[in-house]
Predicted 3D model of a 346-nucleotide part of an RNA (small-subunit ribosomal RNA, central domain) from an uncultured rumen bacterium. Rfam family: Bacterial small subunit ribosomal RNA.
Context: one part of a larger RNA
RNA sequence: UUGGGUUUAAAGGGAGCGCAGGCGGAGGGUCAAGUCAGCCGUAAAAUCGUCCUGCUCAACAGGAUCCCGCGGUUGAAACUGGUCCCCUUGGGUGCACAAGAGGCACGCGGAACUCGUGGUGUAGCGGUGAAAUGCAUAGAUAUCACGAAGAACGCCGAUUGCGAAGGCAGCGUGCUGGGGUGUAACCGACGCUCAUGCUCGAAGGCGCGGGUAUCAAACAGGAUUAGAUACCCUGGUAGUCCGCGCAGUAAACGAUGGAUGCCCGCGGUGUGGGGGAUUCCCUUGCGCCGCCAAGCGAAAGCGUUAAGCAUCCCACCUGGGGAGUACGCCGGCAACGGUGAAACUC
Numbered sequence: 001u002u003g004g005g006u007u008u009a010a011a012g013g014g015a016g017c018g019c020a021g022g023c024g025g026a027g028g029g030u031c032a033a034g035u036c037a038g039c040c041g042u043a044a045a046a047u048c049g050u051c052c053u054g055c056u057c058a059a060c061a062g063g064a065u066c067c068c069g070c071g072g073u074u075g076a077a078a079c080u081g082g083u084c085c086c087c088u089u090g091g092g093u094g095c096a097c098a099a100g101a102g103g104c105a106c107g108c109g110g111a112a113c114u115c116g117u118g119g120u121g122u123a124g125c126g127g128u129g130a131a132a133u134g135c136a137u138a139g140a141u142a143u144c145a146c147g148a149a150g151a152a153c154g155c156c157g158a159u160u161g162c163g164a165a166g167g168c169a170g171c172g173u174g175c176u177g178g179g180g181u182g183u184a185a186c187c188g189a190c191g192c193u194c195a196u197g198c199u200c201g202a203a204g205g206c207g208c209g210g211g212u213a214u215c216a217a218a219c220a221g222g223a224u225u226a227g228a229u230a231c232c233c234u235g236g237u238a239g240u241c242c243g244c245g246c247a248g249u250a251a252a253c254g255a256u257g258g259a260u261g262c263c264c265g266c267g268g269u270g271u272g273g274g275g276g277a278u279u280c281c282c283u284u285g286c287g288c289c290g291c292c293a294a295g296c297g298a299a300a301g302c303g304u305u306a307a308g309c310a311u312c313c314c315a316c317c318u319g320g321g322g323a324g325u326a327c328g329c330c331g332g333c334a335a336c337g338g339u340g341a342a343a344c345u346c
Base pairs, nucleotide, nucleotide: 003318004317005316006315007300008299012314014200015199016198017197021193022192023191025087027085028084029083030082031081033080034079035076036075037074038073039072040071041070042069049065050064051063052062053061054060090190091187092186093185094183095182096181097180102176103175104174105173106172107171108170109153114148115147116146117145118144119143120142124135125134161168162167205246206245207244208243209242210241215239219235220234221233222232257313258312259311260310261309262308265291266290267289268288269287270286271285272284273283274282275281276280295302296301319346320345321344328339329338330337331336
């Protein structure tokens, strides 16, 4: 609790959809709720404010005036609002075109790791700073052939692209979401935002079932060390993968909420349209990246993708510690999550 703020000082909700609410484009008519004006009523007196006056002054006292507001009444109609008509630039639809790791499902592929079988072959292999544990004459390592299984997709690959965010990458097919460009045929403000709510939400975690190649918390052993519950090494179970359900967090980051309008330029890149030209140039959209004018900023920096200039809506902050703790409540199978103090202390 006004104000001032929220990239980095405290502060943008992880993201979207969206009810209520708030806000809302151009023209015309009408109503008069908001708004404005006149008049009436009410607003006890005293007190306060202003002016005048009376006690020599003042205090004090007398008189006049003033008071937001509320109610009524008569009007005004610019703005807000209600209602009606109309418009197309906001928004949406149609049609045409191009791009994309956007999502879901199914199928297919090769390389590598591991394992199995067989062949060749013999004494080592592995590992490290150096070693050892470990593996190996019951034939390992190496190498060749065949086979099995699971997981991940090298090169292309990029400051690339797509998605609201989380995130998305082998190839093909099917289904499907979103955005862009062109056109201007259709609708005619249908819009923006959004407390509560609903949905989505990396990794890890939980329940049930499956799967298990690799890697690998825990664990075991070997080293190192004063010790070594670590770093290094050899093993290794959850997990890592799939289905269904739960969980709901993150440096969920651009540490930057969303929408709209306005405001110098230069370079690169992705993807469309138009024009002129044989390499290219000009131009117009939508994205991504770099550098800068003005401006902004405490500075670092930001700078048409703003942290500039403005408007609307939401969220959040208000000294450090105590503490994202305690208690209560809500949610969860649990782990825990959400909400969220105080004493005390500096």